[in-house]
Molecule: small-subunit ribosomal RNA
Organism: Stephania cephalantha
C1' cells in the first nucleotide's frame, strides 16, 4: 500500500467485489491443558417452587418451654423503635433541562461530625391477653381491662413570625453494685446527599409550515422544602417559527467500545454515573426522604382458590420451567473475606458479595516429544518406464518427564483474639513410563499452494470475474502442497480501503450535474488610509471535565493474558491578565469600484400611427380554341357550360427579393419595406460632483419560442386532422390532388424547448498574430483616402498551461478570490403517491419496492454503409451455348434386408472414382471362425512347399501316398508349417469442433510485415500519402532511414537466328513397278545440345527536367511477346480420422476374419453436367492432307474367311526403323429439295461376336427390323478478346472386357466485337459516418401472447397509534356541610376548640358516543413496470439505416410511429 470486473485493444468517469481489523455472536467439522475475564442481544412473554429484609426482651405489658421449687436462662405473637426510599434487576418509554459540560439563587436533609442549650409538672387510652358473635377462608364485629422510650396537656425557650405591640412551639427513658454507658428535646455549623433554574451540545422527515388560550405577560390569592401559570380570578394580547416552529418516525444519555494516518464513521454488552420503570393505568398515606420492585386503595386483563355470597396474586431479584429463537449457563457453597440493616453486645440477616458447577464464547500461556537413523525399506502417488516424490519422515537404538499418573508433604488469603466457603486446592518432594493429547480450511486470478482419475452445460462450485458441453490446474475423490493451529472455516454486523458526500479532500462543454433569463430581499463577501474598541483571533494563569479505561515509566502472579500503585499530553467550558498585525465595532476621511450631471455617436432594441411596391389567389369582360395540371411513372382533379394562356379593369389577406455580410441591437425570448411620433439601454470624450453608495443573490417578482387554451375578428397562401389517387406483401407513411383547426390580429390564460457557448455572474493577472463593427486622438492633405495609435463589441490562428482525450486558450475549460445554483452506478423514473399552480392539455416539487454489474464519455484498428472518389471480360459491344426434347453420368427425395461411406453457395454435384458383373466392398442376408486373414515375444513336434482321391453350395473337413534340401563349432541354427498357453492382434468403429499432413477458396488480388527512430499517457501513428504502373511497379517529395515474405526476374514451353552432332530421321544423282532399299552428302528439314536476341536500346510529344505515358522507325518477336509451373500474411472450427499417420473414446465368441449369392445399376419425382439433334453453312456415296501419344502376359503388319463385329495365320518391332494408324471437318463430284423428310436417332424384337470361372440382376460390339420426343426454345443464366470462341477429328491413362458422351493430351481449319464506363456483381486502396467487433446473415425499437416478481389505483373491509369535544364517574388529595359520633385541653355545668364518620361540590383513571387525522394489513377488478436461450406482427433508430436525426407541443395511428408549426447539430 492496493487489487479484480466495462472494451477487439486504450486511457478516464463510475459503481460493484475483495485482501485488514473487530463482536455478549450463531452454524459446520474438530477438541489436551492452566489462569483471567464473558454468558436471553429475541417475547417489558407468562411463570410451578424455594430463597432474594430483617432486627432490637438493655422501650413495654405479657404468654411459652425448660427446672422438684426459687432465681436464672431461651424462645415468642402484640404494642413501640429503627430499617425495608439502599443494595440488587430491566431498557419499555422518553428528543426532554432526559443526559453531558459549565454556571446560579428562591431550598430541604434522618442516622454520622463539630458545638451551644435542655429534660419540671400531670393526664387519659389502645393493642396484646380474657370473653362473646359472623364467616368456608381470607378476615372482621363487639365487651370489659392493661404497660411504655406510643399518644395529650401546663411550664420554660439565645429558636420561628411579624415594622412594631406582641404571638407560637420541646423533651423519655433504660442497662448496670457503682465510675459510667446508650438514648431523648431544641438551636447553630460544616461535609456527604437531593429538589429546582439557566446558557451550550445532543438522530432523521419540509410529499410535517404554520404552531399555542392557562397558551405568553401583569395584578392579587391560593399552593409548595423552595423558585415560577404551579392553581385560581381579573387584565393585556401577547409566546414560538425556514438559524426549521409543530408534526411524524426512531432512540434510554455518558465516561467509553470498535475502526481509522488523521479528520471522522459506528457504537452505547460486561465496568462505573446519571435517567426512567417495577402486570397496565390513576390515587395518595406513612416518613428526613416514596408517590415506594418482593407497602396500600380503586380500575382493566390474566391466573389461581371458593361452601359461589367472596377472597388471593404479581421472578425486568438468586436459580428454575414454558414459550419465541441462529442463540446465552446449576432450582449450587458460604456468610471465611469486603459491604450493608439491627442491636449496648453476643448475634441475627444479607441469591450484595465471595467461590464452585457448565460452555473453546473470548484473551493469553503450555504440551501432543527430543537426539539418531538411508536398505533412500514396505506402502501410496505420479512416470517419459528411467526414474522421482510422501520422506530422515516412519521403524530400529538411546534420551527426557511440561502434561497424565502414584505416593507424600502443603499454604498465603486474618488487618484482630476466634473465624476458611474456596479446598487437601495452587505450590513442593519421590517413582514409574513416549506414555494421554491434531485438527481445520484453503490449493484458476485477486491470493500462499498442483498434478492423477471420475464426471460431461449432467453432478456441482461461486465472494467477483466465472466454471462444467470427453483430455476441467475452477466439479468429486486421491496423492502432495501452503496456511493457521486447540483450533479452523462459513453466515451476519461495523468500520477500514472509499478521495463513493471531498473541513483536511471531489466535480458539473462533451462521462451524472449551470435555474430558459433578468431585477432584487434576506443572508454572505467586500476598495485605499488614519483612530478607538477588543466582539473574534493569538497568549499566560486559575477552576474543572468522578473513578475506571488509553497512554508512559514501574511493581505482583514462573512468562503472558490479568492485577496493583504512580505520572502525563492534547481538547472541551467557564473565569481573570496580557497582545492590537490581519477581520469586526467606532470617529472622521480619501477616489482608484460604482454612480451622477454635461458633449457627442451608432443601431432590423420595444411601442403606436399613417403609406408604398412586386408576387399569390379571387372576380369581371376581350381574344383563342383543347387540353391543363402532376409524377420516378401515372392516377384522383380541373376544362367545349370555354379551363390553361395572354391583355384590360376590380377585389382580399399574408410576408416584405436585392442590399445582406462569421455585419448590427437586445437580459433572454427574439428584432429587417418606407416615413413620423414617443421611449430604453449601450459606447466614446472631457474629468464637474457624490464619496464603497459595491458584488452576488436562498425565497420573491417581471418577461419568456413554437404549438396550445378562451371569447371578438380575420382568413390570400400553407396547412396537423380528415377524404381521395398511387407506391407497396400491406402503406393509418414517404409522392399527389383536395382540405378543417391553427397560422394573422385585440384581450387574457399557459410558462414549456436540443430555451445551447450544451460553458451562473463578478473581480484581477497572464506570449502574440490576422480580420470586422463602433468611436476618439496622432500625422497629414485644401479636402477625402492612406498610416501609426486608446477604449468597447465580435470572429479566426496560436504560446504557456489545463484537459481523460477532443479540444479551450486575454470573449478560458489557464492562474487566483467571492456568492448562488446543481451531481453522487444504471434500469424503475421525470414514474407513483401527496401538495401547489392551471379553463384544460399540463406544469412544479418528486420518492420506494423488485431488478442489474455494467451504464457512460473521448480517441485507436478493424469491419460494414441502398456515403464518396480511383479498377477488372464486371457491364457494354460481339459470338456460342444451358434452361425446352431424347439420352448418359452425378446428387437429393423415396424405396429397401441393403440400396456401404464422404463432399452440400460462389468454393457438393461426369466430385473422392485414372474405370462397382466376382473380386474390389467398406452395405444387408446365409453359414462357418476365436491369439485369430496379418505382426513380435515363448514352448513342442515336423524341414518346407508340393502332389493324389473322398465329401459338402463354399469356407472348410477327412484320408492316402512320397520325399529332404542350405548353414554348422555337430551340441544346434536360418526359413517354414502344425498344434498350445499367454502378452496381444484386428477394426473403412466414433470425433477433420482433439491433430499432422495434404487440398480448396478469396486470388489472373497486391497487398502483409520487422529492426532502428519520431509522436502520442495508451490502444497505436508515421514509413506504406501524392504522381505513375498490370503490380507497395518506378520515382518525386518527405521524421523516417533501412530490410523481410509477396510483385517482377531466374525455371520449362512456343516464336527467329547462329554454332555443333548427322542415325531409324533429311536430301541429290543414279536406279525401281513401287518403296531412301543401296552408293553418296551434312546444304535443307528435323531431331538433341549450347549460344545469341528485346532493354522503352533509338526519335518525337507529354509530364514536374523524374517515374512513367502516346506516337513512329527497325525487328522473327515491342512494351511483363504467348502460353505454364510457381499462390505472402491470413480468411472461412471450410474439406478429408474412408489416401496415410495419428490423441482420446470405444468393440474386441465380435463393430475383428473367412464364405455364397445379393446390393452399390432400384424410380412417381427435383436439380447439375454433358452429349445427340431439331437440318440444306445439311444428309448420303466415292476420292486428300497432320500432331502428338502408347506398345514385349503387348501392339500385332500381311494373306484368306464372315454383309459385320470378328475368327484362322503370325511378318516385323524391347521401337525417330514395325506396328496401333482409317485421321476428320475440308475439297471435287451424284442423289434428297423443306416435310417430322434420305433430318433425328430414342426405343423395342430377332439374329450374332468379343473379354471373362461367371454377361440374369448388370458389359461392350455388330447386323436385320422397329423409327419415341424434337421444327431453336420462357422467366433466368454460362463461357470467351487471338490462332481465342466456334468448328473437326486423332491419342493416352485406367483396364481381362466395359457402362468414356467422362477425364487428360493432341492438332486440323478458324471467326465477330471492345479500345468505353462504374449501372450490375466483385477486390483492392484512400475518405468520411458508425450504437457494429461473432464484426450488416450485425446491431435494436414496440405492440401482442405464455410465465414470474413485486408495485400504484380500487367500491370497500379489518386492525393499531394520536389527539379533540361529549356523557359517565372509581380510589383519592384539597375543600364544603354541621347530619352522626367523639378519652386527654378549656368550662362549676350548658357547652366549646379539636378529631372521626357520612353527605356534597370540583378535578378525576378505565369506560361509553361523535366526528377527525396517521398508520398497517387485505380487497373484486385494474394500470403501467421489471425479469426471463430459442413465440407472433412489423422494422423506428445506428451507415445519408434507405424519408438526416433529436427536443418542445398538438392531432392522429395493430404497434415501432407518422404529420404540423417553432428550434438544435450532438
Nucleotide at each position: 500500500a492496493g487489487a479484480g470486473u466495462u472494451c477487439g485493444a486504450u486511457a478516464u468517469u463510475g459503481g460493484c467485489u475483495u485482501a485488514g481489523g473487530a463482536u455478549g455472536a450463531a452454524c459446520g467439522c474438530u477438541g489436551g491443558u492452566a489462569g483471567c475475564a464473558u454468558g436471553c442481544a429475541u417475547a417489558a412473554c407468562a411463570c410451578a417452587u424455594a430463597c432474594a429484609a430483617g432486627u432490637c426482651g438493655a422501650a413495654c405489658g405479657g404468654g411459652a418451654a425448660g427446672u422438684g421449687g426459687u432465681g436464672u436462662u431461651u424462645c415468642c405473637a402484640g404494642u413501640g423503635g429503627u430499617g425495608g426510599a439502599u443494595a440488587g434487576g430491566u431498557g419499555a418509554g422518553u428528543a426532554a433541562c432526559g443526559u453531558g459540560u459549565a454556571a446560579g439563587a428562591a431550598c430541604c436533609u434522618g442516622c454520622a461530625u463539630u458545638u451551644g442549650g435542655g429534660a419540671g409538672g400531670g393526664g387519659a387510652a389502645c393493642a396484646a391477653g380474657a370473653g362473646c358473635u359472623g364467616g368456608a377462608a381470607a378476615c372482621a364485629u363487639u365487651u370489659g381491662c392493661u404497660a411504655a422510650u406510643a399518644c395529650c396537656c401546663c411550664a420554660u425557650a439565645g429558636g420561628c413570625u411579624g415594622a412594631g405591640g406582641a404571638g407560637c412551639a420541646a423533651a423519655a427513658g433504660g442497662a448496670g453494685g457503682a465510675a459510667u454507658c446508650c438514648g431523648c428535646c431544641u438551636g447553630a455549623g460544616a461535609a456527604g446527599g437531593g429538589g429546582c433554574u439557566u446558557g451550550c451540545g445532543u438522530c432523521u422527515g419540509a410529499u410535517u409550515a404554520g404552531c399555542u388560550a392557562g397558551u405568553u405577560g401583569g395584578u392579587a390569592a391560593g399552593g409548595c422544602a423552595a423558585u415560577a401559570g404551579c392553581u385560581u380570578a381579573c387584565c393585556a394580547a401577547g409566546g414560538c417559527g425556514a438559524u426549521g416552529a409543530u408534526c411524524a418516525a426512531u432512540a434510554g444519555c455518558u465516561g467509553g467500545u470498535c475502526u481509522g494516518g488523521g479528520a471522522g464513521g459506528a457504537u452505547g454488552a460486561u465496568c462505573a454515573g446519571c435517567c426512567a420503570u417495577a402486570c397496565u393505568a390513576u390515587g395518595a398515606c406513612u416518613g428526613a426522604g416514596a408517590c415506594a420492585c418482593u407497602g396500600u386503595c380503586c380500575a382493566g386483563a390474566c391466573u389461581c382458590c371458593u361452601a359461589c355470597g367472596a377472597g388471593a396474586g404479581g421472578c425486568a431479584u438468586c436459580a428454575a420451567u414454558a414459550g419465541g429463537a441462529a442463540a446465552u449457563u446449576c432450582u449450587u457453597c458460604a456468610u471465611a473475606a469486603u459491604g450493608g440493616g439491627c442491636g449496648a453486645a453476643a448475634g441475627c440477616c444479607u441469591g450484595a458479595u465471595g467461590g464452585a458447577a457448565c460452555a473453546a464464547u473470548g484473551c493469553c500461556g503450555c504440551g501432543u516429544g527430543g537426539a539418531g537413523g538411508u536398505a533412500g525399506a514396505a506402502g501410496g502417488c505420479c512416470c517419459g518406464c528411467c526414474g522421482g516424490u510422501c520422506g530422515u519422515g516412519a521403524a530400529a537404538u538411546u534420551u527426557u518427564u511440561u502434561u497424565c499418573c502414584u505416593g507424600g508433604a502443603g499454604a498465603a488469603g486474618a488487618a484482630c483474639a476466634a473465624u476458611g466457603a474456596c479446598g487437601g486446592u495452587a505450590u513442593c518432594c519421590c517413582a514409574a513410563g513416549a506414555a494421554u493429547a491434531a485438527g481445520c480450511a484453503u490449493c484458476a486470478g485477486c491470493u500462499a499452494a498442483c498434478u492423477c482419475u471420475g464426471u460431461g452445460c449432467u453432478a456441482g462450485c461461486a465472494g467477483u470475474c466465472g466454471u462444467g458441453g470427453u483430455a476441467a490446474g475452477a466439479c468429486a475423490u486421491a496423492g502432495g502442497a501452503a496456511g493457521u493451529a486447540a483450533g479452523c472455516g462459513u453466515u451476519a454486523u461495523c468500520u477500514g480501503g472509499a478521495a463513493u458526500g471531498a473541513u483536511u479532500g471531489g466535480a458539473c462543454a462533451c462521462a451524472a450535474a449551470g435555474c430558459a433569463u433578468c431585477u432584487g430581499u434576506a443572508g454572505g463577501u467586500g476598495g485605499c488610509a488614519u483612530u478607538u474598541u477588543a466582539a473574534g483571533u493569538c497568549u499566560a494563569c486559575c477552576a474543572u471535565c468522578a473513578a475506571a479505561u488509553c497512554c508512559c515509566a514501574g511493581g505482583g502472579c514462573u512468562c503472558a493474558a490479568c492485577c496493583c500503585a504512580g505520572g502525563a499530553u492534547a481538547g472541551g467550558u467557564a473565569g481573570u491578565g496580557g497582545a492590537a498585525a490581519g477581520u469586526g465595532c467606532u470617529a472622521a476621511g480619501c477616489u482608484g469600484g460604482a454612480g451622477u450631471a454635461c458633449g457627442g455617436c451608432a443601431g432590423g432594441g420595444g411601442c403606436a400611427g399613417a403609406g408604398a411596391g412586386a408576387a399569390u389567389u379571387u372576380u369581371u369582360g376581350g381574344u383563342g380554341g383543347a387540353a391543363c395540371g402532376g409524377u420516378g411513372a401515372a392516377a384522383u382533379g380541373c376544362g367545349u357550360a370555354g379551363a390553361g394562356a395572354u391583355c384590360g379593369g376590380g377585389a382580399a389577406g399574408a410576408a416584405c427579393a436585392c442590399c445582406a455580410a462569421c455585419g448590427g441591437c437586445u437580459a433572454a425570448a427574439g428584432c429587417a419595406c418606407u416615413c413620423u411620433g414617443c421611449u430604453g439601454g449601450g459606447c466614446u470624450g472631457a474629468c464637474a460632483c457624490u464619496g464603497a453608495c459595491a458584488c452576488u443573490g436562498a425565497g420573491a417578482g417581471a418577461a419568456g419560442a413554437a404549438a396550445g387554451u378562451u371569447a371578438g375578428g380575420g382568413g390570400a397562401g400553407c396547412g396537423a386532422a380528415u377524404g381521395g389517387g398511387a407506391u407497396u406483401a400491406g402503406a393509418u407513411a414517404c409522392c399527389u390532388u383536395a382540405g378543417u383547426a391553427a397560422u394573422c390580429u385585440u384581450a387574457g390564460c399557459g410558462g414549456u424547448a436540443a430555451a445551447u457557448g450544451a460553458u451562473g455572474g463578478a473581480c484581477a493577472c497572464u506570449a502574440g498574430g490576422c480580420g470586422c463593427u463602433g468611436u476618439g486622438u496622432g500625422u497629414a492633405u485644401c479636402g477625402a483616402c492612406c498610416c501609426a495609435u486608446g477604449c468597447a463589441a465580435u470572429g479566426c490562428u496560436g504560446u504557456a498551461g489545463c484537459u481523460a482525450a477532443u479540444g479551450c486558450u486575454u470573449u478560458a475549460a489557464g492562474u487566483a478570490u467571492c456568492c448562488c445554483g446543481c451531481c453522487u452506478g444504471g434500469a424503475g423514473a421525470g414514474u407513483a403517491c401527496g401538495u401547489u399552480c392551471a379553463c384544460a392539455a399540463g406544469a412544479a416539487u418528486g420518492a420506494a419496492a423488485c431488478u442489474u454489474a455494467a451504464a457512460g464519455g473521448a480517441a485507436u484498428u478493424g469491419g460494414c454503409g441502398a456515403u464518396g472518389g480511383c479498377c477488372a471480360u464486371a457491364u457494354a459491344a460481339g459470338u456460342g451455348g444451358u434452361a425446352g426434347a431424347g439420352c448418359a453420368u452425378g446428387u437429393g427425395g423415396u424405396u429397401u434386408a441393403a440400396u456401404u461411406c464422404g463432399a452440400u453457395g460462389c468454393a457438393a454435384a461426369g466430385c473422392g472414382a485414372a474405370g462397382a458383373a466376382c473380386u474390389u466392398u467398406a452395405c444387408a442376408a446365409u453359414g462357418g471362425c476365436u491369439u485369430g486373414a496379418c505382426a513380435u515375444g515363448u514352448c513342442g513336434c515336423g524341414a518346407a512347399u508340393g502332389c493324389u482321391c473322398u465329401u459338402g453350395g463354399u469356407a472348410g473337413a477327412a484320408a492316402g501316398g512320397g520325399g529332404u534340401g542350405c548353414c554348422u563349432u555337430c551340441g544346434g541354427g536360418a526359413a517354414u508349417g502344425c498344434a498350445g498357453a499367454u502378452a496381444c492382434a484386428a477394426g473403412u468403429g466414433g470425433u477433420g469442433c482433439a491433430u499432422g499432413g495434404c487440398u480448396g477458396u478469396c486470388g489472373c488480388c497486391a497487398g502483409u510485415u520487422c529492426a532502428u527512430g519520431c509522436c502520442a499517457u495508451a490502444a497505436g501513428g508515421u514509413a506504406u500519402u501524392g504522381g505513375u504502373u498490370a503490380a507497395g511497379u518506378c520515382u518525386c517529395g518527405u521524421a523516417a532511414u533501412g530490410a523481410g515474405c509477396g510483385c517482377a526476374a531466374c525455371c520449362c514451353u512456343c516464336g527467329u537466328g547462329u554454332u555443333u552432332a548427322g542415325u531409324u530421321g533429311c536430301c541429290a544423282c543414279c536406279g525401281u513397278u513401287g518403296a531412301g532399299u543401296u552408293u553418296g552428302g551434312a546444304a535443307c528439314c528435323c531431331u538433341g545440345a549450347a549460344c545469341a536476341g528485346a532493354c522503352u536500346a533509338c526519335c518525337g510529344a507529354u509530364g514536374a527536367u523524374a517515374a512513367g505515358u502516346c506516337g513512329g522507325a527497325g525487328g522473327a518477336a515491342g512494351g511483363u511477346g504467348u502460353g505454364g509451373a510457381u499462390g505472402a500474411c491470413g480468411u472461412c472450427a471450410a474439406g478429408u480420422c474412408a489416401u496415410c499417420a495419428u490423441g482420446c473414446c470405444u468393440u474386441g465368441u465380435a463393430u475383428a476374419c473367412c464364405u455364397u449369392a445379393g446390393a452399390c445399376g432400384a424410380c412417381a419425382c427435383a436439380c447439375a453436367u454433358g452429349c445427340u439433334a431439331c437440318a440444306a453453312u445439311g444428309g448420303c456415296c466415292g476420292g486428300a492432307u497432320a500432331a502428338a501419344a502408347g506398345u514385349u502376359u503387348a501392339c500385332g503388319a500381311u494373306c484368306c474367311c464372315g454383309u459385320g463385329a470378328g475368327g484362322g495365320u503370325g511378318a516385323g518391332c524391347u521401337a525417330a526403323c514395325c506396328c496401333c494408324a482409317a485421321a476428320a471437318a475440308c475439297c471435287c463430284a451424284u442423289c434428297c429439295u423443306c416435310a417430322a423428310u434420305u433430318c433425328g436417332g430414342a426405343u423395342u424384337g430377332c439374329a450374332g461376336g468379343c473379354u471373362g470361372c461367371a454377361a440374369c440382376u448388370c458389359g461392350c460390339c455388330u447386323g436385320c427390323a422397329u423409327g419415341a420426343a424434337g421444327c431453336c426454345a420462357a422467366a433466368a443464366u454460362c463461357g470467351c478478346u487471338a490462332g481465342u470462341a466456334a468448328u473437326c477429328g486423332c491419342c493416352g491413362g485406367u483396364c481381362a472386357g466395359c457402362c468414356a458422351u467422362a477425364c487428360g493430351a493432341u492438332g486440323g481449319a478458324g471467326a465477330a466485337u471492345u479500345c468505353a464506363u462504374c449501372c450490375c456483381c466483385g477486390a483492392g486502396c484512400c475518405u468520411u459516418g458508425u450504437a457494429c467487433a461473432c464484426a450488416c446473415c450485425g446491431c435494436u425499437c414496440a405492440u401482442c401472447a405464455c410465465a414470474c416478481u413485486a408495485u400504484g389505483g380500487g367500491a370497500g373491509c379489518u386492525g393499531g397509534c394520536c389527539a379533540u369535544g361529549c356523557c359517565c364517574u372509581a380510589a383519592g388529595u384539597c375543600g364544603u356541610u354541621a347530619c352522626c359520633u367523639u378519652a386527654a385541653c378549656c368550662g362549676c355545668a350548658a357547652g366549646g376548640a379539636g378529631g372521626g364518620g357520612g353527605a356534597u361540590a370540583c378535578c378525576g383513571a378505565a369506560g361509553g358516543c361523535a366526528g377527525g387525522g396517521c398508520u398497517a394489513a387485505u380487497g373484486a377488478c385494474u394500470g403501467g413496470a421489471g425479469u426471463a436461450a430459442a413465440g407472433u406482427c412489423g422494422u423506428a433508430a445506428c451507415a445519408a439505416g434507405g424519408u438526416a436525426g433529436c427536443c418542445a407541443u398538438a392531432c392522429u395511428g395493430g404497434a415501432a410511429g407518422g404529420u404540423g408549426c417553432g428550434g438544435c447539430u450532438g